The part of an RNA shown here (large-subunit ribosomal RNA, domain IV) has 316 nucleotides and comes from a Chloroflexota bacterium. Rfam family: Bacterial large subunit ribosomal RNA.

Context: one part of a larger RNA
RNA sequence: CCUUCGUUAAGGAACUAGGCAAAUUAGUCCCGUAACUUCGGGAAAAGGGACGCCUCUGAGAGGAGGCCGCAGAGAAAUGGCCCUACCGACUGUUUAACAAAAACACAGGUCUCUGCGAACGCGAAAGCGGACGUAUAGGGGCUGACACCUGCCCGGUGCCGGAAGGUUAAGGGGAGGGGUGCAAGCUCUGAACCGAAGCCCCGGUGAACGGCGGCCGUAACUAUAACGGUCCUAAGGUAGCGAAAUUCCUUGUCGGGUAAGUUCCGACCCGCACGAAAGGUGUAACGAGUGGGGCACUGUCUCAACGAAGGACCCG
Numbered sequence: 001c002c003u004u005c006g007u008u009a010a011g012g013a014a015c016u017a018g019g020c021a022a023a024u025u026a027g028u029c030c031c032g033u034a035a036c037u038u039c040g041g042g043a044a045a046a047g048g049g050a051c052g053c054c055u056c057u058g059a060g061a062g063g064a065g066g067c068c069g070c071a072g073a074g075a076a077a078u079g080g081c082c083c084u085a086c087c088g089a090c091u092g093u094u095u096a097a098c099a100a101a102a103a104c105a106c107a108g109g110u111c112u113c114u115g116c117g118a119a120c121g122c123g124a125a126a127g128c129g130g131a132c133g134u135a136u137a138g139g140g141g142c143u144g145a146c147a148c149c150u151g152c153c154c155g156g157u158g159c160c161g162g163a164a165g166g167u168u169a170a171g172g173g174g175a176g177g178g179g180u181g182c183a184a185g186c187u188c189u190g191a192a193c194c195g196a197a198g199c200c201c202c203g204g205u206g207a208a209c210g211g212c213g214g215c216c217g218u219a220a221c222u223a224u225a226a227c228g229g230u231c232c233u234a235a236g237g238u239a240g241c242g243a244a245a246u247u248c249c250u251u252g253u254c255g256g257g258u259a260a261g262u263u264c265c266g267a268c269c270c271g272c273a274c275g276a277a278a279g280g281u282g283u284a285a286c287g288a289g290u291g292g293g294g295c296a297c298u299g300u301c302u303c304a305a306c307g308a309a310g311g312a313c314c315c316g
Base pairs, nucleotide, nucleotide: 001311002310003309004308005307006306007305008304010302011301014300019297027051028050029049030048031047036041038145052067053066054065055064056063057062068072080295081294082293083292084291085290086289087287088286092104093103108143109142110141111140112139113138114137120129121128122127146282147281148280149279151212152211153210156209157208158205159204160203161202162201165200166199167198171194172193176189177188178187179186180185213231214230215229216228217227240274241271252268253267254266255265256264
């Protein structure tokens, strides 16, 4: 010096990307417990007190008295706690060996297909699964508890419907034409017309793929624009949310917290480039999730010291 471990004056997060690590807490009984809440919970909330041994008494629980130590859950094992925001409702699942998560799944919602030899899947097929099921069933897609909701556009694409019309293959049809032959004939070609689905066409459909504007002016301070004009569109983003896991400018501005805050929380709205089942906004409970703050506690640090074991090192 390294590894693992123990203790430490004063301070107590000043360390650091970050309290990472360590420390604190810890058992049982009693007291006592807030916001919020889906009334179950939150709760072991938080925060306090007690705890050994002996004698007497009592059925016991207990009661009365006494004794010792620094220390009585005397060792070991054995939650640190609180406030706040984001994401995901939850228990679960996952990258065997760098990721456990806000990813996947999930009950629930919704769309769609499927009438049974079902749809769908595997398989040249037979056959099997679906299912010894039968629409309260089965397959597929999206969403993802619950609460309140889920706007406008069907022009394009998809899907669904449509006894007309257009186009359209084989086939049918044969006007007409060619070759050859004396001819009968043989052979080649072939217009009109009749011919499906599909496409065109006409409609419907968004919890189908998707989309959801620009410029100019205007109020008796200024500023702003409820209002007006104009261009374009299939229609021009409703509710709600908003510098956000989304905000470039940006450390936006104001407020809070700090002595001091590019983070955090609350607001504002100029949304570069939120927005309604690729769901929107909330939400108790839950989380080895992520951000911010605080109490407690500490060798994380100021700043290091000593000790223990095993190495390194020396001798053999």